[in-house]
RNA sequence: CGGGUAGGACGAGAUGGUCGCGGAGCCAUGCAGAAACGGCUCCGAGGAAAGUCCGAGCUCCAUCGGGUAGACUGCCAGGUAACGCCUGGGCGCCGUAAGGCGACGGAUAGGGCCACAGAAAACAAACCGCCUCGAGGAGGCCGGAAGGCCAAGGCGAGGUAAGGGUGAAACGGUGGGGUAAGAGCCCACCGCCCCGCGCGUAAGCGAGGGGGCACGGCAACCCCCAGUCGGAGCAAGGCCAAAUAGGCGGCGAGGUGUGACCCACACCGUACAGCCCGGAGCGAAAGCGAAGGGACCAGCCGCGGGUAGGCUGCUCGAGGUGGCCGGUGACGGCCAUCCCAGACAGAUGACCAUCCCACGAUCCUGAGCCGCAAGGCCAAGGGGAAGGGAACAGAACUCGGCUUACGUUCCGACCCGUGCC
Numbered sequence: 001c002g003g004g005u006a007g008g009a010c011g012a013g014a015u016g017g018u019c020g021c022g023g024a025g026c027c028a029u030g031c032a033g034a035a036a037c038g039g040c041u042c043c044g045a046g047g048a049a050a051g052u053c054c055g056a057g058c059u060c061c062a063u064c065g066g067g068u069a070g071a072c073u074g075c076c077a078g079g080u081a082a083c084g085c086c087u088g089g090g091c092g093c094c095g096u097a098a099g100g101c102g103a104c105g106g107a108u109a110g111g112g113c114c115a116c117a118g119a120a121a122a123c124a125a126a127c128c129g130c131c132u133c134g135a136g137g138a139g140g141c142c143g144g145a146a147g148g149c150c151a152a153g154g155c156g157a158g159g160u161a162a163g164g165g166u167g168a169a170a171c172g173g174u175g176g177g178g179u180a181a182g183a184g185c186c187c188a189c190c191g192c193c194c195c196g197c198g199c200g201u202a203a204g205c206g207a208g209g210g211g212g213c214a215c216g217g218c219a220a221c222c223c224c225c226a227g228u229c230g231g232a233g234c235a236a237g238g239c240c241a242a243a244u245a246g247g248c249g250g251c252g253a254g255g256u257g258u259g260a261c262c263c264a265c266a267c268c269g270u271a272c273a274g275c276c277c278g279g280a281g282c283g284a285a286a287g288c289g290a291a292g293g294g295a296c297c298a299g300c301c302g303c304g305g306g307u308a309g310g311c312u313g314c315u316c317g318a319g320g321u322g323g324c325c326g327g328u329g330a331c332g333g334c335c336a337u338c339c340c341a342g343a344c345a346g347a348u349g350a351c352c353a354u355c356c357c358a359c360g361a362u363c364c365u366g367a368g369c370c371g372c373a374a375g376g377c378c379a380a381g382g383g384g385a386a387g388g389g390a391a392c393a394g395a396a397c398u399c400g401g402c403u404u405a406c407g408u409u410c411c412g413a414c415c416c417g418u419g420c421c
Base pairs, nucleotide, nucleotide: 001417002416003415004414005413007411008410009409010407013355014354015353016352017351018350019349021044022043023042024041025040026039027038046392050403051402053401054400055399056398057397058233059232060231061230070229071228072227073226074225075089076088077087078086079085090104091102092101093100094099105224106223110222111221112218113217114216127164128163129160130159131158132157133156134155139150140149141148142147172190173189174188175187176186177185191213192211193210194209195208197206198205199204237312238311239310240309247303248302249301250300251299254268255267256266257265258264259263275294276293277292281288282287319338320337321336322335323334324333325332326331356389357388359387362383363382364381365380368377369376370375
């Protein structure tokens, strides 16, 4: 210098002023008390406030205990209030490396599946090939002849699993011996299984002994094992509480107008109808059924539920910052210090001044190059007007995580390559 890996910080300029908006406190006016209005002081978005995916606090409901169903988690140890998160470690895979990724318990508990291709996909099997034997024998060789010998392809019987071929996967791998050809058939090494030993808290690792090796893969298929899990959510929940319409209880007959006003008149209502009780009277009977009473009713009062609305929950908390200590680390302990949004249609913005930052018209200096010269070109440096100061996004009960979105920002660390000293 180029390429890459994994982190941390910040997240938008800084300070001051003026105005505006949301909130808190104090003061003054006001008042029975408040509200409202005014003044002063202080505070006022995020690293993700987002997705609402995990884990909690808090609240209400449910709840003897156990089981089943269902869901989730799944190497080991640690951290934590807790977690499916984080840290450290182990193993496997990827990468030259820094580093990254992993649902990473169980396949002799049982069931199921293993497409296509291939002979065969799990009680193994045999397509090509290789080998042996047999019948037969194209043909060849020897011989004067008779005859003898050799023998391919194809056929039949058997052996084999080295080689070829298929597949994601083929019943251990490589090399040697061995054999008719072969084969853990035998041997060495690697792998696998079993055994104890050493190291490690453990996952696991290491070396050794024994066994020729049986036991394919899939559990992100059912399943088995181990562990965790009651539900709903601040629109949770609590308090206060209009109007209207329902509910319950009580009272329940008078009201209005006009005039000549302690009176009179008029109108309306106390209901008409219907319901319950009642039973005069009529009737031969069936039956019809008056008076009277009751319930109901306008209106008023009270109570209760409850809606609108208001208050609360509500922001001091597993809190922030700094220092020291413990730990490889996640994190923990102690001390000091700080108070840091709480809206409810939802506030955080605008302008001005000075400074800062990158770009910047233009100006200055100018190594070097060209040129006889005048001069021209030009690396780099300095000053610098106007203009510019982002992106993702926006609290709504609160925390801890994860995930996703975002930046010509800043800071160091590590790895690989190349060049120079």
The RNA shown here (Bacterial RNase P class A) has 421 nucleotides and comes from a Gemmatimonadales bacterium. A source record names the gene rnpB. The RNAcentral record of the sequence draws on ENA. Its Rfam family is "Bacterial RNase P class A". Rfam's curators write: Ribonuclease P (RNase P) is a ubiquitous endoribonuclease, found in archaea, bacteria and eukarya as well as chloroplasts and mitochondria. By type it is a ribozyme.